[in-house]
Parts: sequence; C1' cells; structure tokens
RNA sequence: GCCGGGAUAGCUCAGCUGGUAGAGCACCACCAUGGUAAGGUGGGGGUCGUCGGUUCAAUCCCGACUCCCGGCU
Repeated sequence: GCCGGGAUAGCUCAGCUGGUAGAGCACCACCAUGGUAAGGUGGGGGUCGUCGGUUCAAUCCCGACUCCCGGCU
C1' cells in the first nucleotide's frame, strides 16, 4: 500500500427488507428473610466511532476519515 471484518448502555452483544434502539450481567429502589446470599417486581442509563451525502425519514444505504482484529504484498 491492497482486501475483508468490527466500532450500538458501565461490560458482553442483538437489531429481520430504512419507520422514533433492545437483551443478559452490572447499578438504584422496593418485596421477601431474624440477617446475608440466591430469588421476585420496578426504575435510571445511549448525540448507534467522526464528518458529509441520499431520503419525508438513516444504527441500517453511499463516500471520506479515525481506531481495533485478520489476511495479502
């Protein structure tokens, strides 16, 4: 230098053909227990890597860039 994959909640990851983003764990509150753990119910938390473009509408499509992983030379 070229090719492919990835970047979404604190962490690990989903997101079907473009239509206002979810799960598990963690965190907070409550229930329950004589108390703790386990368990149950509820809640908070995201400018979806950055900048542009297309579109009525973009996590999703297009381009450039940054970072990570792998391959080729």
Transfer RNA from a Minisyncoccota bacterium, 73 nucleotides, folded computationally. The source organism's lineage runs through Bacteria, Bacillati and Minisyncoccota. It matches the Rfam family "tRNA". By type it is a transfer RNA.